[in-house]
């Protein structure tokens, strides 16, 4: 990068360096100089994958390999129900596994 699957209302800082933007993209809303994105150290955290027990489905424990540490993937963006409201499913995304 491309196809397949599982998940996505829960959960997690602090120093250090850097300086103006991020939140995928478009509208919205929002964080940011009480410092944004990035890089570096340490730490947690449990989504996948590994280990270990208990095991029928499934649950627990670890934290190794990836992941991830503001807002339900921050909300809507297509459709169906719907007086408004909301709800439900999808497309998009994003991580794990496996295959090309």
């Nucleotide at each position: 990068c491309u196809c397949u699957u599982a998940u996505c209302c829960a959960g997690a800082g602090a120093g250090g360096c850097a300086g103006a933007g991020g939140g995928a993209c478009c509208g919205g809303c929002c964080c940011g100089c009480u410092g944004a994105a990035g890089c570096c150290u340490c730490g947690a955290c449990a989504a996948c994958c590994u280990g270990u027990u208990c095991u029928u489905a499934g649950a627990a424990c670890a934290a190794g390999g990836u992941g991830c540490c503001a807002a339900u993937u921050c909300c809507g963006g297509c459709a169906g129900a719907u007086g408004a409201u909301u709800c439900u499913g999808g497309a998009a995304g994003a991580u794990g596994a496996g295959a090309g």
A computed fold for a 100-nucleotide RNA from Pelolinea submarina, annotated as SAM riboswitch aptamer (S box leader). The source organism's lineage runs through Bacteria, Chloroflexota, Anaerolineales, Anaerolineaceae and Pelolinea. Rfam family: SAM riboswitch aptamer (S box leader). Its Rfam clan is "SAM clan".